[in-house]
RNA sequence: GCCCCGGUAGCUCAGCUGGCAGAGCGGCCGCCUUGUAAGCGGCAGGUCGGGGGUUCGAGACCCCCCCGGGGCUCCA
Numbered sequence: 001g002c003c004c005c006g007g008u009a010g011c012u013c014a015g016c017u018g019g020c021a022g023a024g025c026g027g028c029c030g031c032c033u034u035g036u037a038a039g040c041g042g043c044a045g046g047u048c049g050g051g052g053g054u055u056c057g058a059g060a061c062c063c064c065c066c067c068g069g070g071g072c073u074c075c076a
Stems, first nucleotide, its partner, number of pairs: 001072007010025004019056001027043005049065005
C1' cells in the first nucleotide's frame, strides 16, 4: 500500500428486502425473605465511530476519513 471483518446502552452483542432503536448482563426502585442471595415486576440509560450524499424516510445504501482485528505482498 491492497483485501476482508468489525465500531449500536456501562459491558457482550442483535437489528443484513430502507419504515417505532432492541436483548442479555450490569445499575436503580419495588415485591418476596427475619435478613442476604436467588426469583418476580417495573424504571432509567443511545450524537447507531465522524462528515457528506441518495431518499418522503438511513443503524442499514453510496463516497471520504478515523479506530480495532485478520490476511496478502508486488511495483517504485
Predicted 3D model of a 76-nucleotide RNA (transfer RNA) from a Thermoproteota archaeon.
Model confidence (mean pLDDT): 81 of 100.
Its Rfam family is "tRNA". Rfam's curators write: Transfer RNA (tRNA) molecules are approximately 80 nucleotides in length. It is annotated as a transfer RNA.
The sequence is in RNAcentral, with records from ENA and MGnify.
The same sequence occurs in records of 3 taxa.